This is a predicted structure of a 67-nucleotide RNA (transfer RNA) from a bovine gut metagenome. The sequence is in RNAcentral, with records from MGnify. Rfam family: tRNA. It is annotated as a transfer RNA.
[in-house]
RNA sequence: CGGUGUAGCUCAGCGGUAGAGCUACUGAUUUGUAAUCAGUGGGUCGGGGGUUCAAAUCCCUCCGCCG
Numbered sequence: 001c002g003g004u005g006u007a008g009c010u011c012a013g014c015g016g017u018a019g020a021g022c023u024a025c026u027g028a029u030u031u032g033u034a035a036u037c038a039g040u041g042g043g044u045c046g047g048g049g050g051u052u053c054a055a056a057u058c059c060c061u062c063c064g065c066c067g
Stems, first nucleotide, its partner, number of pairs: 001067005008022004016053001024040005046062005
C1' cells in the first nucleotide's frame, strides 16, 4: 500500500424486516445406527465515531488476519 472481517463452520447480502448451505437440537421413518423427510434454535454484522429519515452497506479511525 492492497485485500479481508456477517450464525459453531464456509460464504451471500445494489442505503429500507440480516440470509443460504453444512452443523446442532426436536419429531417422523428404522430392530438399531446411518441416510432421508419435516420443523426449531442460533447474530452487539470486529471496536469506536461520522453522514442519513434510515447504515452490514457510504466516510474516518483503531484492531485482527492474508499478500